[in-house]
Context: one part of a larger RNA
RNA sequence: UGACGGGGGCCCGCACAAGCGGUGGAGCAUGUGGUUUAAUUCGAUGCAACGCGAAGAACCUUACCAGGUCUUGACAUCCAGAGAACUUUCCAGAGAUGGAUUGGUGCCUUCGGGAACUCUGUGACAGGUGCUGCAUGGCUGUCGUCAGCUCGUGUCGUGAGAUGUUGGGUUAAGUCCCGUAACGAGCGCAACCCUUGUCCUUAGUUGCUAACAUUUAGUUGAGAACUCUAAGGAGACUGCCGGUGACAAACCGGAGGAAGGUGGGGACGACGUCAAGUCAUCAUGGCCCUUACGACCUGGGCUACACACGUGCUACAAUGGGCAGUACAGAGGGUUGCCAACCCGCGAGGGGGAGCUAAUCUCACAAAGCUGUUCGUAGUCCGGAUUGUUCUCUGCAACUCGAGAACAUGAAGUCGGAAUCGCUAGUAAUCGUGGAUCAGAAUGCCACGGUGAAUACGUUCCCGGGCCUUGUACA
Numbered sequence: 001u002g003a004c005g006g007g008g009g010c011c012c013g014c015a016c017a018a019g020c021g022g023u024g025g026a027g028c029a030u031g032u033g034g035u036u037u038a039a040u041u042c043g044a045u046g047c048a049a050c051g052c053g054a055a056g057a058a059c060c061u062u063a064c065c066a067g068g069u070c071u072u073g074a075c076a077u078c079c080a081g082a083g084a085a086c087u088u089u090c091c092a093g094a095g096a097u098g099g100a101u102u103g104g105u106g107c108c109u110u111c112g113g114g115a116a117c118u119c120u121g122u123g124a125c126a127g128g129u130g131c132u133g134c135a136u137g138g139c140u141g142u143c144g145u146c147a148g149c150u151c152g153u154g155u156c157g158u159g160a161g162a163u164g165u166u167g168g169g170u171u172a173a174g175u176c177c178c179g180u181a182a183c184g185a186g187c188g189c190a191a192c193c194c195u196u197g198u199c200c201u202u203a204g205u206u207g208c209u210a211a212c213a214u215u216u217a218g219u220u221g222a223g224a225a226c227u228c229u230a231a232g233g234a235g236a237c238u239g240c241c242g243g244u245g246a247c248a249a250a251c252c253g254g255a256g257g258a259a260g261g262u263g264g265g266g267a268c269g270a271c272g273u274c275a276a277g278u279c280a281u282c283a284u285g286g287c288c289c290u291u292a293c294g295a296c297c298u299g300g301g302c303u304a305c306a307c308a309c310g311u312g313c314u315a316c317a318a319u320g321g322g323c324a325g326u327a328c329a330g331a332g333g334g335u336u337g338c339c340a341a342c343c344c345g346c347g348a349g350g351g352g353g354a355g356c357u358a359a360u361c362u363c364a365c366a367a368a369g370c371u372g373u374u375c376g377u378a379g380u381c382c383g384g385a386u387u388g389u390u391c392u393c394u395g396c397a398a399c400u401c402g403a404g405a406a407c408a409u410g411a412a413g414u415c416g417g418a419a420u421c422g423c424u425a426g427u428a429a430u431c432g433u434g435g436a437u438c439a440g441a442a443u444g445c446c447a448c449g450g451u452g453a454a455u456a457c458g459u460u461c462c463c464g465g466g467c468c469u470u471g472u473a474c475a
Base pairs, nucleotide, nucleotide: 001475002474003472004471005470007469008468009467010466011465012464013463015459016458019423020422021421022420023419026314027313028312029311030310031309032308033307034305035304042053043052064300065299066298067297068296069295070294073125077124078123079121080120081119082118083117086103089100090099091098092097107114108113127289128288130287131286132285136283137282138278139277140276141274143272148187149186150185151184152183153182154163155162156161167178168177169176193266194265195264196263198234199233200232201231202230203229204228208223209222212221213220237260240254241253242252243251244250316416320375321374322373323372324371325370326369332363333362334361337356338355342351343350344349382413387408388407389406390405391404392403393402429451430450431449432448433447434446435445
C1' cells in the first nucleotide's frame, strides 16, 4: 500500500421488510447430468453453464457412426496437352460413380493465338469443425451504470509511499459548495444521440371528415378545420415565490404548466478482476494428419431412457367451463410472396382468381371485455395427457422422426414439504397480436398493444456494493 475480520461509523440497491404472483407436488415441452449406444458430434458448468452457441437436426444442415467410394483431390493459384461452354436420352448401381449417346461450334483476334469454362497429366500445393482460449488477435460475460480509477507540477517522507481523492454539508453521482500544502488536468458521472409525453409551423395522398351535397359504405363531389403521418421548431432551467441552511451548495413546500426537479424508456459500461468464455463465427503462432484426422455418397444417429436437476407451458376450476350475440388496438410482414370476394368441406384444408413492389391490396376475426343462457362443487359440462381410427398440408421423401384437423378415448392433477424466484406503476398479474429463423416444423426468443392492481412502517437482521477508520503472525 492492499486484502481480510462472526471490528467500528456513515450510505446505497426488490438486499431485507410490507405486498402481489409464481417455482419446488401433477401432465407435457425444452435444456443438462447420468446411463445406454456402432454413433447418441462438439462446446458452455456457482452467481456469470443448463428454452445457452442453435433466429428453428426428417434428407441437407452435420462436425458423429456403419457401409460403399476418391487420391493434385469437393475448394485456390501456377505449368503442359485436348476440347467452346453447355445440353438430350438410355443402361448398371442404394447413391456417389461408371459406360454409351444427341444437339451445339459461340465471343475477341495482329490468324500465331487469347478470355471464360470443361477434361486429362505432372508436381509445387490444396484440405483438416484435428490439439492447445494456459501461446494469441478480435468479440463477449461478470463485479456494475457501481462511482470510482489515475496523471503533471509542487509539498512531506531515508524509502516503500503519502498528499491531491481526506474533513463539514449535499447529491442518483469524486454531483456541487465550503474548508484545506496543495494547484490543475485526464478517463469515468452528467449533458450532447434515439424514442415517448404537450403545443406551433409547413405539407395534405394512399390517410382524415366538422360544415354542404351524395351514398349500403369517406363511397363520390368537396374541404384543409380535426385525427394522423413526417420534417422543422417551442417547451423544463430549481427559471419564479415562501421556508430551512453557513450569506453556500442544496433540501422541503407552493404557483404556473401537457410535463418538475435525472419527466418515462433506450443506446452508451472508466482503471481493472476472474490465466472467466470462445482455436467450432472469423483470424492466427506452435504441434499433429496427408491413398487420410482430407473429400463424396446411401442409411442411421444428434429425437435413446431405471433415473436426477434447471427453465417453461397447461391445469387443478364458478372472479370459472360451454353456447349464442356484440365492441375496441398497436406494431409488423408480403412478388420464389401476401392472397380478397365467391364456391366445396364439420374441420385442418381445397377450388377460385380480383388486388397489391403496399398509409391504396392483403395477412387480419384481436382476445380478455360486455349482454343473455346453461352447468351447481362433482375428479364434474373442470382438466386435457395417452391411445385408436379416418384425414389435411409441406416436402424427392414424414418408418425411425414433422405440424395440423375430425370422431372416439379420457390419465395424473382438488393449489403443492424443506426450500426458493420475479416485481415499486402503466410496473406485477392477466389477455391476445406480429416478426426473425423458416419448404414444413415454438409452450422458446424478440417486439406490440388491451385490461390493470397491492405494498414500502422502516434499515435491527440476510445478500451484494461504496467511503472513512481500526486490528492482523496474510501478500
This is a predicted structure of a 475-nucleotide part of an RNA (small-subunit ribosomal RNA, 3' major domain) from Kangiella geojedonensis. The organism belongs to Kangiella, within Bacteria.